[in-house]
Molecule: Lysine riboswitch aptamer
Organism: uncultured Ruminococcus sp.
RNA sequence: AAUAGAGGCGCGGACUUCAUCAGUAGCCGGGCGUCAGUUGGGAAAACUGCCGGCGAAAGGGGAUUCCGCCGAAGCGUACGCGUUGCCCGGACGCGUAUGGCUGGGACAGCGUGGAAUACGCGCUGUACUGUCGCCGGGAUAUCCGGCGGAGUGCUAUU
Numbered sequence: 001a002a003u004a005g006a007g008g009c010g011c012g013g014a015c016u017u018c019a020u021c022a023g024u025a026g027c028c029g030g031g032c033g034u035c036a037g038u039u040g041g042g043a044a045a046a047c048u049g050c051c052g053g054c055g056a057a058a059g060g061g062g063a064u065u066c067c068g069c070c071g072a073a074g075c076g077u078a079c080g081c082g083u084u085g086c087c088c089g090g091a092c093g094c095g096u097a098u099g100g101c102u103g104g105g106a107c108a109g110c111g112u113g114g115a116a117u118a119c120g121c122g123c124u125g126u127a128c129u130g131u132c133g134c135c136g137g138g139a140u141a142u143c144c145g146g147c148g149g150a151g152u153g154c155u156a157u158u
Stems, first nucleotide, its partner, number of pairs: 001158005008070001010069005016063003026054005035049004040088003073102003076098009103129002106126008131149007
């Protein structure tokens, strides 16, 4: 350098299906025109708030099956495109680039996205787990204990 592997409630994706979203948005009919609201700000005008009828969907989630895998992947940053009646910003979604951060899952607290108690993401902490290094014990073992590092790592073969 190349190839192949390992960590487990392991990572990501797709189809189908179920519940939720929600009696919400929206549409139709009626009513109001004071006041209030429509994302953070601005301009302008329109709509809405109440009653009756009809009445979704997307994203996110659970389950089965299948696919790709072990920097799997996630996040950050930069650029571009899109969404929100107009403009600025924010937030969100998608794409490209980037050895900037994170070994992995769980739980808890705080923050954030979200309709949400679900779930995702970030930070902090707790023990657990895999791996290597150092020290000690030892039946010298693939075992036990302690401390520490990081995947730009570890193991095997050529």